[in-house]
Context: one part of a larger RNA
Molecule: small-subunit ribosomal RNA, central domain
Organism: metagenome
């Protein structure tokens, strides 16, 4: 390669859209390109297989047969795939009526708490540890009342819970917007799944510019501990963290499970609906759990949200180490990122 994997042993791209490309519902006809048969040719010779013969024999040689792919050309069959052409509604998508959720974006507003700074009362301690010291405080702290300012997060509801493709999203209101489930009524006619490259989004950290800055805290100081303490713990505290605009494109980006269809016992909660119309109880579709028949797994465990039985496409694996390194290319401002080996050595 061929074959065998990919949840925990190597191995599913972070996530979507999407272009080649591969695949592809249901009838009916028409062709005959794929396929399928039939003859006919061609596929040198040796070689090889069969059978016969000559060298004493065998190697080995000689003479005959006979197979076998590709290919071409005539004739034929139409299931299948393919092309043309007509219809069809279940895949799919549209439009319309009610209902349901922290799914984006912008503004306005709100109370709790924390720190500041005015002023009162009011005095000696206060914070802190394991113990303690730095540290704050008689220029009135700690406590406690009123005000007033910041700026950052939204206690209770709150859940096994909702929403989004992921990343993620929670105070409350308004405008603006995206997707989704279900249900009524209609409509279009295969428009579909997948998806190399290709595009867009992508936590935290990080960068540039310009602001903010309570608390919280890489760095730095200082005080402990300790043989040392470049550390755990104490006191301080800078970038950051938040806000605009731009870049970075990595995460244990996780369900360690690609995506999309079909088919294989339940229960259980929750959205809509039907039917009983009153509870209640059955059912249709969607979504969270749980946990067990069959299956399947090396085990764990999976188990209608499958890791069950199947298909369609796409992406990766192929002994540790050396390495996700080095060279080279592309991309970042920079840190770096993608792609990606080799010697050598076990």
């Nucleotide at each position: 390669u061929u074959g065998g994997g990919c949840g925990u042993a190597a191995a599913g791209u972070g996530u979507g859209c999407g272009u080649a490309g591969g695949c592809g519902c249901c009838u009916c006809g028409a062709c005959a390109a794929g396929u399928c048969g039939u003859a006919u040719c061609u596929u040198a010779a040796a070689g090889a297989c069969c059978a016969a013969g000559g060298c004493u024999u065998a190697a080995c040689c000689u003479u005959g047969g006979g197979a076998a792919u590709c290919g071409a050309u005539a004739c034929g069959a139409u299931a299948c795939u393919g092309c043309c052409g007509a219809g069809g509604u279940u895949g799919a998508g549209g439009a319309u009526u009610g209902u349901u959720a922290g799914g984006g974006a912008u503004g306005u507003c709100g109370g709790a708490a924390c720190a500041g700074c005015u002023a009162g009362u009011g005095u000696a301690g206060c914070a802190g540890u394991g113990a303690a010291a730095u540290g704050c405080g008689u220029u009135g702290a700690u406590a406690u009342u009123a005000g007033c300012u910041g700026g950052a997060a939204c206690a209770c509801c709150a859940a096994a819970g909702g929403c989004g493709a992921a990343g993620g999203c929670a105070g409350a209101c308004a405008u603006c917007u995206g997707g989704a489930a279900u249900u009524u009524u209609c409509c279009u006619g295969a428009c579909g799944c997948u998806g190399a490259g290709g595009c867009a989004c992508g936590a935290a950290a990080g960068c540039u510019a310009g602001g903010g800055u309570a608390g919280c805290g890489a760095a730095a100081c200082a005080g402990a501990u300790u043989a040392g303490a470049u550390a755990c713990c104490u006191g301080u505290g800078u970038a950051g963290u938040c806000c605009u605009a731009g870049c970075c494109g990595u995460a244990a980006a996780c369900g360690a499970u690609g995506u999309c269809c079909g088919c294989u016992a339940g229960c259980u909660c929750u959205g809509u609906g039907u039917a009983u119309u009153u509870u209640u109880u059955a059912u249709a579709c969607g979504g969270g759990g749980u946990g067990u028949a069959a299956g399947c797994u090396a085990a764990c465990g999976c188990g209608u949200u499958a890791a069950g039985c199947g298909g369609a496409c796409c992406g990766c694996c192929u002994g540790g180490g050396g390495a996700g390194u080095a060279c080279g290319g592309c991309c970042g401002c920079a840190a770096g990122g993608c792609u990606a080996a080799a010697a050598c050595u076990c």